The part of an RNA shown here (small-subunit ribosomal RNA, 5' domain) has 487 nucleotides and comes from Datura wrightii. RNAcentral holds the full RNA, with entries from SILVA.
Context: one part of a larger RNA
RNA sequence: GGAUGAAUGUUAGUGACAUGCUUAACUCAUGCAAGUCAGACGUGAAACACGGGAAAUGGUGUUUCCAGUGGCGGACGGGUGAGUAACGCGUAAGAACCUGCCCUUGGGAGGGGAACAAUAGCUAGAAACGGCUACUUAUACCCCGUAGGCUAAGGUGCAAAAGGAGGAAUCCGCCCGAGGAGGGGCUCGCGUCUGAUUAGCUAGUUGGUGAGGCAAUAGCUUACCAAGGAGAUGAUCAGUAGCUGGUCUGAGAGGAUGAUCAGCCACACUGGGACUUAGACAUGGCCCAGACUCCUACAGGAGGCAGCAGUGGGGAAUUUUCCGCAAUGGGCGAAAGCCUGAUGGAGCAAUGUUGCAUGGAAGGUAGAAGGCCCGCGGGUCAUGAACUUCUUUUCUUGAAGAAGAAGCAAUGAUAGUAUAUCAGGAAUAAGAAUCGGCUAACUCUAUGCCAGUAGUUGUGGUAACACAGAGGAUGCAAGCGUUAUCC
Numbered sequence: 001g002g003a004u005g006a007a008u009g010u011u012a013g014u015g016a017c018a019u020g021c022u023u024a025a026c027u028c029a030u031g032c033a034a035g036u037c038a039g040a041c042g043u044g045a046a047a048c049a050c051g052g053g054a055a056a057u058g059g060u061g062u063u064u065c066c067a068g069u070g071g072c073g074g075a076c077g078g079g080u081g082a083g084u085a086a087c088g089c090g091u092a093a094g095a096a097c098c099u100g101c102c103c104u105u106g107g108g109a110g111g112g113g114a115a116c117a118a119u120a121g122c123u124a125g126a127a128a129c130g131g132c133u134a135c136u137u138a139u140a141c142c143c144c145g146u147a148g149g150c151u152a153a154g155g156u157g158c159a160a161a162a163g164g165a166g167g168a169a170u171c172c173g174c175c176c177g178a179g180g181a182g183g184g185g186c187u188c189g190c191g192u193c194u195g196a197u198u199a200g201c202u203a204g205u206u207g208g209u210g211a212g213g214c215a216a217u218a219g220c221u222u223a224c225c226a227a228g229g230a231g232a233u234g235a236u237c238a239g240u241a242g243c244u245g246g247u248c249u250g251a252g253a254g255g256a257u258g259a260u261c262a263g264c265c266a267c268a269c270u271g272g273g274a275c276u277u278a279g280a281c282a283u284g285g286c287c288c289a290g291a292c293u294c295c296u297a298c299a300g301g302a303g304g305c306a307g308c309a310g311u312g313g314g315g316a317a318u319u320u321u322c323c324g325c326a327a328u329g330g331g332c333g334a335a336a337g338c339c340u341g342a343u344g345g346a347g348c349a350a351u352g353u354u355g356c357a358u359g360g361a362a363g364g365u366a367g368a369a370g371g372c373c374c375g376c377g378g379g380u381c382a383u384g385a386a387c388u389u390c391u392u393u394u395c396u397u398g399a400a401g402a403a404g405a406a407g408c409a410a411u412g413a414u415a416g417u418a419u420a421u422c423a424g425g426a427a428u429a430a431g432a433a434u435c436g437g438c439u440a441a442c443u444c445u446a447u448g449c450c451a452g453u454a455g456u457u458g459u460g461g462u463a464a465c466a467c468a469g470a471g472g473a474u475g476c477a478a479g480c481g482u483u484a485u486c487c
Stems, first nucleotide, its partner, number of pairs: 001487004006483005013356006019349002021314001026312001028310001030309003035072003040069002044065007079267003088192004093187002097184003102180007110144004119134005150155001163172003193239003201229002205227008242264004246257004269290005292303004320346001322345002328342001329340004359391005370381004395425005431476001433474003436457003442471004452459002
């Protein structure tokens, strides 16, 4: 000198765009953050309409809705960086694999059956949540038939399917194959912090055969056999740490760093486990154990903000328990649409970068009063002010008010807001630091090694340009200084 997710002192007009718990992966009240489909399905409830009946009431149709069966999605999106020195990441390759939705393409969907929720009845329990009996639909479940398949051959032996909408045409779905796209699993060369005051490490360890296992390779697992394997080119051990694109700095080489944004990884109160699934060993799923908190009728239960807000705590320190799904994107749905604290916006904060303003233009000397200095002549603050004539960015009040909307849909629609425009009112807005040298900027008064100052050199002991005040000056400016950290 530059930089920062900064803090702090002091001061402060406004807009735009960014950024905002770096500490306790500490504890969490409350609300919301993942649902959707009636064009898969049976019941139940409500409203309306129709017509029957004397009425009670039942029937048909339409619309809406609670719960349930079923399908798809809850493996995405969002958060955090505890762990990890590792095929974790980066980069370059590889072969023994899987893949819902999507695209292309070849075939197929025949015949039957039995249940379980919901519901009803009875019943245990304070609750959470159940138990028994009976009934029932389906794109839920099961069986038979039929094909590709395997083997050199003889031969062996295994499967699937579902319908829905529509007057119809047809559309959407279903089953078994093949190929693709995108995604994922696995292997591997090289690179990836510090310590030798860590030198020895390894027994499924290294390899083989058989068997098992996986989507797949493999000591991945196991029985037997052999005795190997890696290491001063630093193993093992210990410490520290998420990695990268990047960011800061530097002429560069490098050094430091990994907030925001983007890619990968890991984690979800702590530890373990599997289930379901195309995909998880699953943050708002399940089971077990532990710690903690809460409810309890003491028999037993409930919970997990490192989602968005918000609370307590810690800390030098970091925001609203806001608005909206109009846009972009995601899930479901044929669609309308529903959901979406993703996201789009607003709020708070000079935290940063940046734009504009605090007035501009023309005049204005008895060079005014006043302050300070003085050699007492004057000098300086200073054309600065007052004063005269114009203007109105910004500010304030009231009107007016887009683009963003494309799509979809059918005549609908912006949460929030700017600019332009019009009218009125009116001057609403400058500080902080420094002035001995380094280093731009000097005098007076007071103090007297005191009080103090200080980045460094130093200064102050009676004539201090270095402390304090005043006047003046300098560099910056809605900031200016200080502290911390990096180059």
Its mean pLDDT, the model's own confidence on a scale to 100, is 80. The source organism's lineage runs through Eukaryota, Spermatophyta, lamiids, Solanales and Datura.